Context: one part of a larger RNA
């Protein structure tokens, strides 16, 4: 390679969100006959090789005949399935429209309360802070502590949940614009317009990085006090950069459900959320949980939100370590990211 896999064993890209090529594709007709299937010619050189017969005393060797399959070319025919052109269909896929409803979806403004910190003043006096215990620290220049105005960054207690939305990252105080998605119902249009998607584009938590603002609390780094044998920790005082806004990079996380993504098909039970339709509490559609037929699985578990049965399409893996590293590309201001080995070794 063939094959066989991919929740935890090596393997599902961070998201499929725009979608190119390609790959696959709904029902019924009509054509064509490229794929396909049958016939037939023609060609595939001799020797080789396999079956018969035959010559060397026998084999080996050697001569004679015989026959494919398979590939090419042409032709004739078939016309199921696929392709191709054409005509149509809609109870089905896909979208559209119309009424209805549900959300922290997403962007931008402004508001609003508690909490802290700080200024300022008032009262008051000697502590307060911290810990396992103390220390650094803070305090007669009047602290903590109370009241009062004020200023100011950040993050929104209850509600809140087995809860809702989003493709993923994530998404939550309150109101205003602006905006995207989904879900029901309709004998409403359109009429296969679909899946999937190598490359490519977009989007992407935190950290980090460039530039200009802020900077309450938290706090890497750094001081300092404890602790110890020591203590570059863990406690504890203090503290920058970050954390927050704008704008532009970076592109990675145990980006996890460690489970691509679209159809299809295969017992229920129970909850919760959103519609419709019923008002006998139940039908039905979508969503998100538990528990479980049958099957699966090496177990453990999974089971209509499958990891059952099955198609279609990508993307991945092929003994440990070296090593996700070296070297080259190619992207980055940089850290670094991304593609990606060997030699050696067990």
């Nucleotide at each position: 390679u063939u094959g066989g896999g991919c929740g935890u064993a090596a393997a599902g890209a961070g998201u499929u969100c725009u979608g190119u090529a390609g790959g696959c594709g709904g029902u019924u007709g009509a054509a064509u006959a490229a794929g396909u299937u049958g016939g037939a010619a023609g060609u595939u050189a001799a020797a080789u090789a396999u079956c018969c017969c035959g010559g060397c005393u026998c084999a080996a060797c050697c001569g004679g005949g015989a026959g494919g399959a398979g590939g090419c070319u042409u032709u004739c025919a078939a016309u199921a399935c696929u392709g191709u052109u054409u005509a149509a269909c809609u109870u089905a896929g896909a979208g559209g429209u119309a009424a209805c409803a549900a959300g922290g979806g997403g962007a931008u403004a402004g508001c609003g309360g508690a909490a802290c910190a700080c200024a300022u003043g008032g009262u008051g006096u000697a502590g307060c802070a911290g810990u396992g215990a103390a220390a650094u620290g803070c305090g007669u220049u009047g602290a903590u502590a109370u009241c009062a105005u004020g200023u100011g960054g950040a993050a929104c207690a209850c509600c809140a949940a087995g809860g809702g939305g989003g493709a993923a990252g994530c998404c939550a105080g309150c109101u205003a614009u602006c905006u995207g998605g989904g879900g029901u119902u309709a004998u409403u249009c359109u009429g296969a317009c679909g899946c999937u998607g190598a490359g490519a584009g977009a989007c992407g938590a935190a950290a980090g990085c460039g530039u200009g603002g802020g900077g309450a609390g938290u706090a890497a780094a750094a001081c300092g006090g404890a602790u110890u044998a020591g203590a570059u920790a863990c406690c504890c005082g203090u503290g920058u950069a970050a954390u927050c806004c704008a704008c532009g990079c970076c592109g990675u996380a145990a980006a996890c459900a460690a489970u691509g993504c679209c159809u299809g098909c295969u017992a229920g039970a129970u909850g919760c959320c959103c519609g419709a339709c019923u008002u006998u509490u139940g039908u039905u559609g979508g969503g998100u949980g538990u528990c479980g037929a049958a099957g699966c699985u090496a177990a453990c578990g999974c089971g209509u939100u499958a990891a059952g049965c099955a198609g279609g399409c990508c993307g991945c893996c092929u003994g440990g370590g070296a090593a996700g590293u070296a070297c080259g590309g190619u992207c980055g201001c940089a850290a670094g990211a991304u593609u990606a080995a060997a030699a050696c070794u067990c």
Overview
Small-subunit ribosomal RNA, central domain from a Patescibacteria group bacterium, 346 nucleotides, folded computationally. NCBI's taxonomy places the organism under Bacteria, Bacteria candidate phyla. Its Rfam family is "Bacterial small subunit ribosomal RNA".